The RNA shown here (Glycine riboswitch aptamer) has 85 nucleotides and comes from a soil metagenome.
[in-house]
RNA sequence: GUGCAGGAGAGCGUGGUCGCCGUAGCAUGGCCCGACCGCCGCCGAAGGCGCAACUCCCGCAAUCGCUCAGGCAAAAGGACUGCGC
Repeated sequence: GUGCAGGAGAGCGUGGUCGCCGUAGCAUGGCCCGACCGCCGCCGAAGGCGCAACUCCCGCAAUCGCUCAGGCAAAAGGACUGCGC
């Protein structure tokens, strides 16, 4: 590197616009099985950034800290772990 297996945390939060279903009707209503734009709350295990003593430098140093990115039903993703090649 690759194949298989395992692999945590935190919202199926809420407002709006459009769309869809439905309807005589922009009705009541529904949309995890539609998209986009916000707001509030939260998570750390892709990635990113930061970190003292010590150290010429390198390093210490990441499963720590931040939460930019990412994520908060399932799926996907997922640091990392085991086995095979």